[in-house]
Context: one part of a larger RNA
RNA sequence: CUGGGCGUAAAGGGAGCGUAGGCGGACUGUUUAGUCAGAGGUGAAAGCCCAGGGCUCAACCUUGGAAUUGCCUUUGAUACUGGCAGUCUUGAGUACGGAAGAGGUAUGUGGAACUCCGAGUGUAGAGGUGAAAUUCGUAGAUAUUCGGAAGAACACCAGUGGCGAAGGCGACAUACUGGUCCGUUACUGACGCUGAGGCUCGAAAGCGUGGGGAGCAAACAGGAUUAGAUACCCUGGUAGUCCACGCUGUAAACGAUGAGUGCUCGCUGUCGGAGAUGUUUUACCUCUUCGGUGGCUAAGCUAACGCAUUAAGCACUCCGCCUGGGAAGUACGGCCGCAAGGUUGAAACUC
Numbered sequence: 001c002u003g004g005g006c007g008u009a010a011a012g013g014g015a016g017c018g019u020a021g022g023c024g025g026a027c028u029g030u031u032u033a034g035u036c037a038g039a040g041g042u043g044a045a046a047g048c049c050c051a052g053g054g055c056u057c058a059a060c061c062u063u064g065g066a067a068u069u070g071c072c073u074u075u076g077a078u079a080c081u082g083g084c085a086g087u088c089u090u091g092a093g094u095a096c097g098g099a100a101g102a103g104g105u106a107u108g109u110g111g112a113a114c115u116c117c118g119a120g121u122g123u124a125g126a127g128g129u130g131a132a133a134u135u136c137g138u139a140g141a142u143a144u145u146c147g148g149a150a151g152a153a154c155a156c157c158a159g160u161g162g163c164g165a166a167g168g169c170g171a172c173a174u175a176c177u178g179g180u181c182c183g184u185u186a187c188u189g190a191c192g193c194u195g196a197g198g199c200u201c202g203a204a205a206g207c208g209u210g211g212g213g214a215g216c217a218a219a220c221a222g223g224a225u226u227a228g229a230u231a232c233c234c235u236g237g238u239a240g241u242c243c244a245c246g247c248u249g250u251a252a253a254c255g256a257u258g259a260g261u262g263c264u265c266g267c268u269g270u271c272g273g274a275g276a277u278g279u280u281u282u283a284c285c286u287c288u289u290c291g292g293u294g295g296c297u298a299a300g301c302u303a304a305c306g307c308a309u310u311a312a313g314c315a316c317u318c319c320g321c322c323u324g325g326g327a328a329g330u331a332c333g334g335c336c337g338c339a340a341g342g343u344u345g346a347a348a349c350u351c
Stems, first nucleotide, its partner, number of pairs: 003323004007305002012319001014201004021194003025088007033081002035077008049065006091191001092188003095184005103177007110154001115149007125136002162169002206247006215241002220236004258318006266296004271291002275287002278284001300307002324351003333344004
C1' cells in the first nucleotide's frame, strides 16, 4: 500500500460558512466520451509457463506454442455513466398566513442580599472551630433601627423544560436582529449533498491599553493541625473575577458517537401547531398528522457493556482520523503569537 477500523480498546476535525474537487431527482431526444463486443496492427529478443528435441541424466542448449492482462486504428451496440438540448415537480428554495423560545447586540430600569460610610438605641463581648488561636471590640464592636454609596449576581418561577452550529444563553422593559416549526400549495424549476486548502465563530485561564473593584479569591502573610504540613481547617489578602477595545485559539470543546439522504416492530411521557367527534360552553377525554425532547423494549448489531426510527440496525455519497507500548504531542525546522504558548510533527534508543 492493500485490508480492517474510529461510543468505552489506537482513531470523528471544538463548531459553522464555503472554494476547488467528489457525488447527485423524474421524463424525452441527441451525441457515442466512458462502457461493452468483433476485426486488424503493435506489444523486440532472451527469461517465466506448456509440449517436444540434443549433450548417458541433470544443470545447460534448442524448436514450436502460449503468455505479454497494455496501447493504437477501425466496425458495431446504446442499457447505464458523462456531454448537449428540452420538459417536469417529489429534492432545495421563495412568497403569504400563523406559533413558541434564557438565540444575539445595544440602551435603560428594578428589588433582595453582601460590604462600606453617617446617625440613633445599647453594653461587653463578637468571630471562628472537631477544639482553639490568629482577628475585631470600652477610641463602643457584635446585635438592632434609619439614611446614604458602590459593585457584582439575578432567589422563587425552574422542569431528564426551552433556544442556539458549537462555545454557550436565565430579573424586567424598549429598539434592532439571526434561526426554527406549522399551515396554504401560489411561485422558481435540481438551483442539491459533502467539502482538501481558505475564512469566520470559539468556555475558563492568560496577555496588552484604559476604566472599575462590593463579594469571592490563585500568590502571599498569620493562626491551628501534624513527627513534619510549603496542604486539608481558620483569620486576613493581591492579581484575577466586572466593563470597553485588541490579542490568545486551547478544554473530559463529551453524546468521549463527523455531515447528509433513504429504509426498518411496538409501548409510554412532555411541549407547540392543525383537524375531527362527544358535551349547553370552557375545562376535560378519545383519535390523528408534523417538528422537537425523554424513558422502556423487538428485530438487527456489538468483544462485552450496551445501542436500538434522536442507531452503535440495513444501505449510499463526501470529508476527517487510526496502524504495538514508551521515548513524545517531545526535539529540530516551518507557520502563527507581545508573551505564555499554539499548530504541523519525527528519530535514535528501549520493551
Notes:
Small-subunit ribosomal RNA, central domain from a metagenome, 351 nucleotides, folded computationally. Model confidence (mean pLDDT): 85 of 100. The full RNA is in RNAcentral, with records from SILVA.